[in-house]
Context: one part of a larger RNA
């Protein structure tokens, strides 16, 4: 000087407390461990691995296993050689990869030849998702959006170092003020950026409709006031008043205001820590393989299943289930696409065909909510696992191993031990909708809106962090 303390002081955080809802019990989905297997490819391991790498494992993907094959190679560049083509099409053997056969087939020219790409051959090479993340770059997680981490000059100390950065207040903040052997500065904080909340203005189509006419319908005429859309601006700053305070910084209350005092979200992550993660995104040193640890194909596997754990979904019902009626969104997507309408089907869907490269058409009837009738506390008209049969869709192909529909079947489950998690407001809880990936496949992920709470006395205690300081057997 740091680090540590079941030392002390001060302060903060859904850290406790106060509340609301979960997990842990059940069934299923999914990931992991273990086990099994010819193979169940690999990586990730307290928080910070485990719905993670994977924003999609039937084939492909695919790296794994069995079998069948190739050896200058599936891929890149170059040299030499050969051919007149290569590609394409057809027949044929085969599980296919690969073989066999047939058809077709360039350009220029000074006619010597040259060019062009390519099959085959030769060798330099090429290849490796093989090893080492403890050789590395790059990228990322984490403490932590915590308020810190440092430097120059000066001064003090023999020196390691100190000072500044400590002290008195204050703040979300090393934020600001005052004081001070310090005076300044840098990376961080804040602000600048995006979005949202209000208004003005410009624009008025595909949008809108107050008044006027018209229609089944903003349908049409008409209009751009309003809504929406998207360009440009305004607006909020402790600016104003009062109290408190060292007359400071600030804090508290109030006015005006759509909005306050960081308005609400997001992006933004200092110096560093964990030899943290990744050689399987990629790049790369060294080591290793080279008729194989490379390459192609087919089938299987990654989906196994005594069990254990994590994360979720659905429930156990009456604030509910069923049934009919009826109302209101936002974000997004669409051409190998989204699909209206009509017909058929109980339905998943099928057929037909129309519009839309989009504020025009379409996905797209949002669902909870409201309301009519019914069920009457029961393993039930709860719950829906499992299983049987019959179908639909995608796709060469749904057996291993997809999703959906109808009929039948109707398991556990009656609110869950010890323990443990999330959340402070348009939040939790609850309800549906969209998108990426994608032929098909979503209870996951990323977004969107609808309905919409309870509680916070406080900092004693648990956990983590900041700061000053005592002690030290630690470095």
């Nucleotide at each position: 000087u740091g680090a540590c303390c079941g030392g002390g002081g001060c302060c903060c955080g859904c850290a406790c407390a106060a509340g609301c809802g979960g997990u842990g019990g059940a069934g299923c989905a999914u990931g992991u461990g273990u086990u099994u297997u010819a193979u169940u490819u690999c990586a990730a391991a307290g928080c910070a691995a485990c719905g993670c790498u994977u924003a999609a494992a039937a084939c492909c993907u695919u790296a794994c296993c069995g079998g069948g094959u190739c050896u200058u190679g599936a891929c890149c560049u170059c040299c030499c050689u050969c051919u007149g083509a290569c590609c394409g099409c057809c027949c044929u053997a085969g599980a296919g990869a690969u073989g066999g056969g047939g058809c077709u087939u360039c350009c220029c020219u000074u006619c010597a030849g040259g060019g062009c790409a390519g099959c085959g051959g030769u060798g330099a090479c090429g290849g490796g998702u093989g090893g080492u993340g403890c050789a590395u770059g790059g990228u990322u997680g984490u403490c932590c959006u915590c308020a810190u981490c440092u430097c120059g000059u000066g001064u003090c100390g023999u020196g390691a170092g100190a000072u500044g950065u400590u002290g008195g207040g204050u703040u979300a903040a090393g934020u600001c003020c005052c004081g001070c052997a310090a005076c300044g500065a840098g990376c961080g904080c804040a602000a600048c950026c995006c979005u949202u909340a209000u208004c003005u203005u410009u624009a008025u189509u595909u949008g809108c409709c107050a008044g006027c006419a018209u229609u089944c319908a903003u349908u049409u005429g008409g209009g751009c006031a309003c809504u929406c859309u998207a360009g440009a601006g305004a607006g909020a700053c402790u600016g104003c008043c009062g109290u408190c305070g060292a007359c400071a910084a600030c804090a508290c209350g109030g006015a005006a205001g759509a909005c306050c005092c960081c308005g609400g979200g997001g992006a933004u992550g200092a110096c560093g820590u964990c030899a943290a993660a990744u050689c399987a995104u990629c790049g790369u040193g060294c080591c290793c393989c080279u008729u194989a640890u490379g390459a192609c194909c087919u089938g299987g596997g990654c989906u196994a299943c005594a069990c254990a754990c994590g994360u979720g979904c659905u429930a156990c019902a009456g604030u509910g289930g069923g049934u009919g009626g009826u109302a209101c969104a936002a974000c997004g997507g669409g051409a190998a696409g989204c699909u209206a309408u009509c017909u058929c089907g109980c339905g998943a869907g099928a057929g037909u065909a129309u519009g839309c490269c989009u504020c025009u058409c379409u996905c797209u009837u949002a669902a909870a909510a409201c309301u009519u009738c019914u069920c009457u506390c029961a393993u039930u008209u709860c719950a829906g696992a499992u299983u049987g049969c019959a179908g639909g869709c995608u796709g060469c192909a749904a057996c291993u191993c997809g999703c959906c529909u109808g009929c039948a079947u109707g398991a556990a489950g009656u609110c869950a031990g010890a323990a443990u998690c999330g959340c402070u407001a348009g939040u939790a809880a609850u309800c549906g909708c969209g998108g990426a990936u994608c032929a098909a496949c979503a209870u996951g992920c990323c977004g969107c809106g609808g309905u919409g709470a309870a509680u916070a006395c406080u900092u004693u205690c648990c956990c983590g962090g900041g700061u000053c300081u005592u002690g030290u057997a630690c470095a």
The part of an RNA shown here (small-subunit ribosomal RNA, 3' major domain) has 475 nucleotides and comes from Brevibacillus borstelensis. The coordinates come from a structure-prediction model, not an experiment, and the mean pLDDT is 82.